[in-house]
Context: one part of a larger RNA
RNA sequence: GAACGAACGUUGGCGGCGUGGAUUAGACAUGCAAGUCGGACGGACAUAAUAAUUUCGAUUGUUAUGUUAGUGGCGAACGGGUGAGUAACGCGUGAACAACCUGCCUUCAAGAGGGGGAUAACACUCCUAACGGAGUGCUAAUACCGCAUGUGAUAAAGUUUUCACAUGAUUACUUUAUUAAAGAUGGCCUCUGUUAUAAGCUGUCACUUGAAGAGGGGUUCGCGUUCUAUUAGUUAGUUGGUGGGGUAACGGCCUACCAAGACGACGAUGGAUAGCCGGUCUGAGAGGAUGAUCGGCCACACUGGGACUGAGAUACGGCCCAGACUCCUACGGGAGGCAGCAGUCUAGAAGCUUGUACCAAUGCGCGAAAGCGUGAUACAGCGACGCCGCGUGAGUGAUGACGCCCUUCGGGGUGUAAAGCUCUGUUGCGUGGGAAGAACUGUUAUAUAUUAAUAGUAUAUAGCUCUGACGGUACCACGUAAGCAAGUCACGGCUAACUCCGUGCCAGCAGCCGCGGUAAUACGGAGGUGGCAAACGUUGUUC
Numbered sequence: 001g002a003a004c005g006a007a008c009g010u011u012g013g014c015g016g017c018g019u020g021g022a023u024u025a026g027a028c029a030u031g032c033a034a035g036u037c038g039g040a041c042g043g044a045c046a047u048a049a050u051a052a053u054u055u056c057g058a059u060u061g062u063u064a065u066g067u068u069a070g071u072g073g074c075g076a077a078c079g080g081g082u083g084a085g086u087a088a089c090g091c092g093u094g095a096a097c098a099a100c101c102u103g104c105c106u107u108c109a110a111g112a113g114g115g116g117g118a119u120a121a122c123a124c125u126c127c128u129a130a131c132g133g134a135g136u137g138c139u140a141a142u143a144c145c146g147c148a149u150g151u152g153a154u155a156a157a158g159u160u161u162u163c164a165c166a167u168g169a170u171u172a173c174u175u176u177a178u179u180a181a182a183g184a185u186g187g188c189c190u191c192u193g194u195u196a197u198a199a200g201c202u203g204u205c206a207c208u209u210g211a212a213g214a215g216g217g218g219u220u221c222g223c224g225u226u227c228u229a230u231u232a233g234u235u236a237g238u239u240g241g242u243g244g245g246g247u248a249a250c251g252g253c254c255u256a257c258c259a260a261g262a263c264g265a266c267g268a269u270g271g272a273u274a275g276c277c278g279g280u281c282u283g284a285g286a287g288g289a290u291g292a293u294c295g296g297c298c299a300c301a302c303u304g305g306g307a308c309u310g311a312g313a314u315a316c317g318g319c320c321c322a323g324a325c326u327c328c329u330a331c332g333g334g335a336g337g338c339a340g341c342a343g344u345c346u347a348g349a350a351g352c353u354u355g356u357a358c359c360a361a362u363g364c365g366c367g368a369a370a371g372c373g374u375g376a377u378a379c380a381g382c383g384a385c386g387c388c389g390c391g392u393g394a395g396u397g398a399u400g401a402c403g404c405c406c407u408u409c410g411g412g413g414u415g416u417a418a419a420g421c422u423c424u425g426u427u428g429c430g431u432g433g434g435a436a437g438a439a440c441u442g443u444u445a446u447a448u449a450u451u452a453a454u455a456g457u458a459u460a461u462a463g464c465u466c467u468g469a470c471g472g473u474a475c476c477a478c479g480u481a482a483g484c485a486a487g488u489c490a491c492g493g494c495u496a497a498c499u500c501c502g503u504g505c506c507a508g509c510a511g512c513c514g515c516g517g518u519a520a521u522a523c524g525g526a527g528g529u530g531g532c533a534a535a536c537g538u539u540g541u542u543c
Base pairs, nucleotide, nucleotide: 001543002542003541004540006539007538008537009536010535013390014389015388016387017386018385019383020382026345027344028343030342031341032340035074036073037072040071041070043068044067045066046065047064048063049062050061051060052059053058081300082299083298090225091224092223093222094221095220096219097218100217101216102215105213106212107211108210109209110208111207113147115145116144122137123136124135125134126133127132152179153178154177155176156175157174158173159172162169163168183205184204185203186202187201188200192198226272227271228270233263234262235261238260239259240258241257242256243255244254245253275297276296277295278294279290280289281288282287302323303322304321305320306319325336326335327334328333353380355379356378357377362376363374364373365372366371393423394422395421396420403414404413405412406411428480429479430478431477432476433475437470442464443463444462445461446460447459448458449457450456487532488531489530490529491528492513493512494511498527499526500525501524502523508515509514
């Protein structure tokens, strides 16, 4: 000199963009943060219409619309938080998998036949303080379970093609064995069947099997990755092999047996510290320091352990066990997990609102869609915490007012500074106008594709309509008044800026040198001057 997620002191006008629990991975009241689908399913309820019955109160049935506790599907493994652990193939970089998996999405090929038994909801009965639970009876499905079919796939055996990188990979074919499915909804009468509805046709979505792709993940290896030798030896599933098991997959990953290996001054093992990187700060660079915000990866979710489900699990707002803590209790037993967003307490020098959006935009989940949900996100609020921009007025105005300070008492300084006069209107205040961010969606028409079809559906184009939290904000115009807006640190040298008074080695200053013991430009005050400026100075840390 530069920088900071800073703090402290004094001061403080406005705006834009950023940024804000670094300590206690301490404990948490309260609310919200993951739902959605009725076009998978049976009910229940509400409203309307209608039919029957009627004791005129209403009851029952059907249809339509809406709501939804339950069964079922998908999601909940994303998104969001934190950095405790980890010195490790954790991360970075470059390779490998002839040792692997992959829901949703895209393309291609083939299919979707025929059956069965339950169960929640519900009703009734019962137990319990509560959380919850038991029994009996009824019912549906895209829930569950056999059978059929087998394009295929998998396994075994056999023949065969082309290759390679050691194990091997791959093409074509034969035999045997195993192995699948589910429907929903819109439209129509061309085909089938019809008086008609449809079980028919057709569109869309969903389902099953396989092949490929995309994207995602898993595993392995080379190199790099802090300090310590006042840590020198470490290791028994340890190192390797064989058989077996296990995994999506290789492997001591696990197990039985066999061998005795494996690592280490090129620093093993131990100890300390630490999430890693893109980056950030500094520096001419080389380097050094650092890893807040944003992005990638990893790890964790009260502490420790465990599996289940699933395409996928460290499963934060899932389950089980143990522990600590908190709460409820009828003492028998139960409930909980903010390192999600707000917010509280504690400790601390120290870091914000229990805000808005029945989500406008971007994105995500579900849904055929309309849409619903989303403390992700977008915004607003608070903080000079940072960077940047603007303002606090402009012109004129005396041989120069008053006051204050100094003085050699002549005068000098503050000083064009003020007052006065003439203006301007950034900002402020008031009034009026007023955005972009909106594309979608819905609906109508036309064209194309599908089709028997001028229906429906999909796509494109055009017209109309509808949707804004921020926000009556930004911005613009008019009016108004110089009115409401300057401090802070220093002045001995380094270092820009000097005199007087007070004090008298006292009180005090100080980054270093050093000032102060009666004329202190160094302490305190005053006047003046210098620096920076909505900030200035101090402290801490890094270069």
Molecule: small-subunit ribosomal RNA, 5' domain
Organism: metagenome